[in-house]
RNA sequence: GGGCCGGUAGAUCAACCUGGUAGAUCGUCUGCUUCGCAUGCAGAAGGCCGCGGAUUCAAAUUCCGCCCGGUCCA
Numbered sequence: 001g002g003g004c005c006g007g008u009a010g011a012u013c014a015a016c017c018u019g020g021u022a023g024a025u026c027g028u029c030u031g032c033u034u035c036g037c038a039u040g041c042a043g044a045a046g047g048c049c050g051c052g053g054a055u056u057c058a059a060a061u062u063c064c065g066c067c068c069g070g071u072c073c074a
Base pairs, nucleotide, nucleotide: 001073002072003071004070005069006068007067010026011025012024013023020057028044029043030042031041032040050066051065052064053063054062
C1' cells in the first nucleotide's frame, strides 16, 4: 500500500441482507423476599447505532469518503 471482517447500553453481542419509533444477556439502581447475604420476583435508569456527507417522505440499515481495531497478501 491492497483485500476481507468488525465498531450499536457500563461489558459481551443481536437487528443490517429485505429502510418505517433500537433489543437480549450480564452488570448497576429501587422495591419485595431474608436475622443478614446469596438466589428468586417486580420495576427503573442507561444509546450522537465510530465520524462526515449523499440518496429518500423516512437511514443503525443503501451509497461515498474518513477514523479506529483485527486478520490476510505484498